[in-house]
RNA sequence: AUAAGCUCUGUGGGAGACGCCCCUAUCCACUAGGGGGACCGAAGGCGCAACAGCCCGGAAACGCUCAGGUAAAAGGACCGCAAAGCCUUG
Repeated sequence: AUAAGCUCUGUGGGAGACGCCCCUAUCCACUAGGGGGACCGAAGGCGCAACAGCCCGGAAACGCUCAGGUAAAAGGACCGCAAAGCCUUG
């Protein structure tokens, strides 16, 4: 000095699915808590064929829905840009 890769920070984007029912607090509504049913797949978690084969891999954006979520907000896998660090290479 450094293409690619990884991590972190900032920033832009970022889907799906009942603003369902009942109970309590409250005059009602809003809101909060609890219970029930339905549903979603993109935090996290768990599982998986051929092949391969000790294990590992295949393998996660697939499957499950434990957790989470189902107006908005928030969260959000993942993607773009910028800076820094690590690694690699010269």
Predicted 3D model of a 90-nucleotide RNA (Glycine riboswitch aptamer) from Halothiobacillaceae bacterium UBA5861. The coordinates come from a structure-prediction model, not an experiment, and the mean pLDDT is 78.